c-di-GMP-I riboswitch aptamer from a Bacteroidota bacterium, 81 nucleotides, folded computationally.
RNA sequence: UUUUAGAAACGGCAAACCAUGGGUAACCAUGGGACACAAAGCCACGGGUCCUCAAAAAAUGAGGAUAGCCGGGCUACCAAU
Repeated sequence: UUUUAGAAACGGCAAACCAUGGGUAACCAUGGGACACAAAGCCACGGGUCCUCAAAAAAUGAGGAUAGCCGGGCUACCAAU
């Protein structure tokens, strides 16, 4: 110096819920608010789940959402042991 684990410290982020707004919806943004989180920073590549449309139903297809569902990719503060 780099990698893996990550005590401590400085900090970070922000679930549910509420208000306002956007969206057919899932859901998203802003403000409040704190469940939790060592990548809860970013990415929709794979899977899962959710929404919309088509289909008599189903199978299936198309579009969308979810990164705080899992895997994966990129980046990253501090550093006892």